[in-house]
This record gives sequence, C1' cells and structure tokens, in this order.
RNA sequence: GGGCCGGUGGUCUAGCUCGGUAUGACGCCUCCCUCACACGGAGGAAAUCGAUGGUUCAAAUCCGUCCCGGCCCA
Repeated sequence: GGGCCGGUGGUCUAGCUCGGUAUGACGCCUCCCUCACACGGAGGAAAUCGAUGGUUCAAAUCCGUCCCGGCCCA
C1' cells in the first nucleotide's frame, strides 16, 4: 500500500441483508418481601449507535471520506 471483519447504555450484546418507537443479559436506583442480608417480585434511569458529509419525508441501517482495533495479502 491492497482486501475483509468489527466499533451500539457502566460491561457484553441483538438489530444493518429488506431505512420507519434502540433488543436482551449483567450491573445501578426505588419499592415490596426479611429482624437483617441474600434470593425472589414490581417499577425506573441510563446509548442522539466511532467522527463527519451526502441521499431520503425519515438513517444505527444506504453512499463518500476519515479515525480506532483485529485478521489476511504484498
């Protein structure tokens, strides 16, 4: 230098093919339960989806460029 894969709550992760309310688990907060803790039950907060520009009524998703990580080729 070229090719491919990945980047999404605190952590891991689904969703991208085929654009239309951001998925689940763990963790966190409140309440119930308990003498208390754990377990269990109910509810809640938390990600403008790596950055930027474009297309579109509408972009995590499609297109361009760039950044970061991994693998392969030279």
RNAcentral holds the sequence, with entries from ENA and MGnify. Predicted 3D model of a 74-nucleotide RNA (transfer RNA) from Candidatus Hodarchaeum sp. Its Rfam family is "tRNA". From the family's description: Transfer RNA (tRNA) molecules are approximately 80 nucleotides in length. RNAcentral records the identical sequence in 3 taxa. Taxonomically the source falls in Candidatus Hodarchaeum (Archaea, Promethearchaeati, Candidatus Hodarchaeia, Candidatus Hodarchaeales).